[in-house]
Context: one part of a larger RNA
Molecule: large-subunit ribosomal RNA, domain IV
Organism: Kineococcus mangrovi
């Protein structure tokens, strides 16, 4: 100095991001236990109070071969003895008696998650996932769905109170407008709309006409044109789908602004006016969301950017992307008292292991 263990005047969280580490609590019996509650719980809530050893009345169980009884029987009763004891009272001993080891600290108030479990094997165990419940949607059975080219298989040797997929999270009160958009679902009259059918007109080619040149030829060049073959192609015709026309939000999302107006002031039930598919309801609110902000009042502290209660100006809550509440529970997160403490004030002292220095 390191690393590990022990003790400590006075004071007791001043420490620190944070009571992190430490310390205090522990066990049995008795006695008593508050709010709140889904009446199970909370709770071992808190908070008290005993505990060795030795005696030892008293209680309990057994119960004689001993004594009474005795209709006599393998009957009835007392009692000694044995045993047990959560046993009054009296004594004894030590600083100390659950004497060592082992053995919860406790309370009060918020936040999330209902809960028991699951997670990041090797920096995160949670508020994350799951969960029982809730609800749409699909699926009538060779079921939808999933693998797999196919055969097949799971689904289920299941059959809608069944199975799939999605979403929300116990429970209690609930759960509000909006279908323009973008999705799914139905409709089919109409318009568009491919492949394919159709094949109107146009074109190429040319057996053969017909015309002109000459060097009269199996010559040259010009128009015309059947038949086959071939190119290009218009009208009609034709699915789903879009387009249209309904419905549907516990589908995917959305859910305003301006001006004015009461007999103090200040605010505005009230009225005006734009937009718009609606114009955010209950219920909550500076909140795990509030920027300004340490927001304004109250509470706790001598003093509180954190904590609760409140108020609403919600920069930018809000109703199964669930709203608000909840008793239990939680190695979650916040704040507050009580206990206890070398966390501190402020360090010192004893040990044990190792690093250094010397030999």
């Nucleotide at each position: 100095u390191c690393g590990u263990g022990g003790u400590u005047a006075a004071g007791g969280a001043a420490c620190u991001c944070g009571g992190c580490a430490a310390a205090a609590u522990g066990c049995c019996c008795c006695c008593g236990u508050a709010a709140c509650u889904u009446c199970g719980g909370g709770a071992g809530a808190a908070g008290g109070g005993g505990g060795g050893c030795c005696u030892g009345a008293g209680g309990c169980g057994u119960g004689a071969a001993g004594c009474c009884c005795u209709u006599c029987g393998c009957g009835g009763g007392c009692u000694a003895g044995c045993g047990u004891u959560u046993g009054a009272g009296g004594g004894c001993c030590g600083c100390a008696g659950a004497g060592a080891c082992c053995a919860g600290g406790g309370g009060g108030a918020a936040g999330c998650g209902a809960c028991u479990g699951u997670u990041u094997a090797c920096u995160a165990a949670a508020a994350a996932c799951a969960c029982a419940g809730g609800u749409c949607c699909g699926u009538g059975c060779g079921a939808a769905g999933u693998c797999g080219c196919a055969a097949g298989a799971c689904g289920a040797u299941g059959u809608a109170u069944a199975c799939g997929g999605a979403c929300u999270g116990a429970c209690g009160c609930c759960u509000g407008c909006c279908c323009g958009g973008u999705g799914c679902u139905g409709g089919a009259a109409c318009g568009u709309u491919a492949a394919g059918g159709g094949g109107a007109c146009c074109g190429g080619u040319u057996a053969c006409c017909c015309g002109c040149g000459c060097u009269u030829g199996u010559c040259g060049u010009g128009g015309g044109g059947a038949c086959g073959c071939u190119g290009a192609g218009a009208a009609c015709u034709u699915a789903a789908g879009c387009g249209c026309c309904a419905g549907u939000a516990a589908a995917c999302g959305g859910c305003g602004g301006u001006g004015g107006u009461a007999a103090c002031u200040a605010u505005a039930a009230c009225c005006a006016u734009c937009c718009u598919a609606a114009g955010g309801u209950a219920g909550c609110g500076a909140a795990a969301u509030u920027c300004c902000u340490u927001g304004u009042c109250g509470g706790g502290u001598a003093a509180g950017u954190u904590c609760c209660g409140a108020c609403c100006u919600g920069c930018a809550c809000g109703a199964a992307u669930g709203g608000c509440g909840u008793a239990a529970c939680g190695a979650c997160u916040u704040c507050c008292c009580u206990g206890c403490u070398g966390u501190c004030u402020c360090a010192a002292c004893c040990g044990c292991g190792a690093a250094c220095u010397c030999g």